[in-house]
Molecule: transfer RNA
Organism: Candidatus Woesearchaeota archaeon
RNA sequence: GCGGUCUUAGCUCAGUGGUUAGAGCAUCCGGCUGUGGCCCGGAAGACGGGAGUUCGAUUCUCCCAGAUCGCC
Numbered sequence: 001g002c003g004g005u006c007u008u009a010g011c012u013c014a015g016u017g018g019u020u021a022g023a024g025c026a027u028c029c030g031g032c033u034g035u036g037g038c039c040c041g042g043a044a045g046a047c048g049g050g051a052g053u054u055c056g057a058u059u060c061u062c063c064c065a066g067a068u069c070g071c072c
Stems, first nucleotide, its partner, number of pairs: 001071007010025004018055001027043005048064005
């Protein structure tokens, strides 16, 4: 320099055009308990940035940034 894959919650991952973006762990609150843990109930928390296509974009296209793999 060229190409592929990926970027969603604090972490690990689903969701691949449609009406509330979900799960596990973690965090916080409450219950339970002599205290803590386990367990039960609840809450907060996210689509890397910009532009385009579309009635509608996390999803499709382009550019940028980053991560990773391969080629040279």